[in-house]
This is a predicted structure of a 351-nucleotide RNA (Bacterial RNase P class A) from a Chloroflexota bacterium.
RNA sequence: CGAGGCGUCCGGAUGGUCGCGCGGUGGGUCCUCCGGGACGCACCUCGAGGAAAGUCCGAGCUCCCCAGCGCAGGGUAGCGGGUAACGCCCGCCCGCCGCGAGGCGAGGACCAGUGCCACAGAGACGAGCCCGGCGGCUUCGGCCGGCGGGGUGAAACGGGGCAAACUCUACCCGGAGCAAGGCCAAAUAGGAGGGCGCAACCCGCCGUCGGGCAACCGUUGGCGGGGGAGAGGUGCGCUGCCCAGCCCUCGGGUCGGCCGCAUGAACCGGCGGGCAACCGCCGGUCGAGAUGGAUGACCGUCCCCGCGAGUGAUCGCGGGACAGAACUCGGCUUACAGGGCGCCUCGCUGG
Numbered sequence: 001c002g003a004g005g006c007g008u009c010c011g012g013a014u015g016g017u018c019g020c021g022c023g024g025u026g027g028g029u030c031c032u033c034c035g036g037g038a039c040g041c042a043c044c045u046c047g048a049g050g051a052a053a054g055u056c057c058g059a060g061c062u063c064c065c066c067a068g069c070g071c072a073g074g075g076u077a078g079c080g081g082g083u084a085a086c087g088c089c090c091g092c093c094c095g096c097c098g099c100g101a102g103g104c105g106a107g108g109a110c111c112a113g114u115g116c117c118a119c120a121g122a123g124a125c126g127a128g129c130c131c132g133g134c135g136g137c138u139u140c141g142g143c144c145g146g147c148g149g150g151g152u153g154a155a156a157c158g159g160g161g162c163a164a165a166c167u168c169u170a171c172c173c174g175g176a177g178c179a180a181g182g183c184c185a186a187a188u189a190g191g192a193g194g195g196c197g198c199a200a201c202c203c204g205c206c207g208u209c210g211g212g213c214a215a216c217c218g219u220u221g222g223c224g225g226g227g228g229a230g231a232g233g234u235g236c237g238c239u240g241c242c243c244a245g246c247c248c249u250c251g252g253g254u255c256g257g258c259c260g261c262a263u264g265a266a267c268c269g270g271c272g273g274g275c276a277a278c279c280g281c282c283g284g285u286c287g288a289g290a291u292g293g294a295u296g297a298c299c300g301u302c303c304c305c306g307c308g309a310g311u312g313a314u315c316g317c318g319g320g321a322c323a324g325a326a327c328u329c330g331g332c333u334u335a336c337a338g339g340g341c342g343c344c345u346c347g348c349u350g351g
Base pairs, nucleotide, nucleotide: 001347002346003345004344005343006342007341008340009339010338012302013301014300015299016298017297018296020047021046023044024043025042026041028039029038030037031036049322053333054332056331057330058329059328060327061177062176063175064174073173074172075171076170077169078092079091080090081089082088093107094105095104096103097102108168109167113166114165115162116161117160129150130149131148132147134145135144136143137142181259182258183257184256191250192249193248194247195246196245201226202225203224204223205222206221207220209218210217211216232242233241234240266285267284268283269282270281271280272279273278303320304319305318306317307316308315309314
């Protein structure tokens, strides 16, 4: 210098203007059952990721279920270790690939049973091809038994391979998921319990008007008392009851609000143990919390990449990925413009 291997980190920087969300502080307007609530304003702090993604594994947490054992079903699979746990990670062995640094592994068992074995080959299992001896039988054509050899093939009767075939062995596994679940709680309707005024009608007193010689009769109004109403049901009438009306109380659910929900198997640094994964101790830090869902836009300077111009300093144009929280962790997998660092391998060359 060229070609590679492994690991790790970043994933635009900075300033200004406007805007959005959580929180804090201080005002404002309105409402109020005086506890507070609703809507604005100003300032300050903080405001996506290495994968927030796929939802593929494993957990925390929550609710439901649950005597014990077994079967069924699902999963895992060399040996050991790490971990809350795992199908994840680490170390070692073995096998395969690579000159190598390294990479990959679906690496229990086919003396339990069943099944399968492409192509080639007569034949891949109770079936059988060719040749040569041997023995037996023979109707002399052959037949049977056994031995050796030949061809195909990974494997040919000796048995072999396949469990990424059923299966066996060992171990593990309840179900649903933050729309989990809990609390407060409006209007309307419906549920349960309780309560309630008034009429018709009758009686008394005082009046109006009409009739009558009068007693009195009829009509109509006021006051007081009794009485308990109404469409409907109980065959009809009355009483009673039911239903219906109004009011109060209670309880369940809905709208709405709050919690769950941001201090955690957390992160950073140091020391110690361990080959490592990882663990222990000490010190420090607090780092988004929306609910139709904020985290954005524009401008300036700089950075990186590409193209073009210029002898050059430089200038102009274009571009800067994948993607985006929603209960939270540990992993795996997938996507990703561009770039940095460390260790190592092979080849060529120079001193």
Description: The organism belongs to Chloroflexota, within Bacteria. The model forms 97% of the base pairs in the Rfam consensus.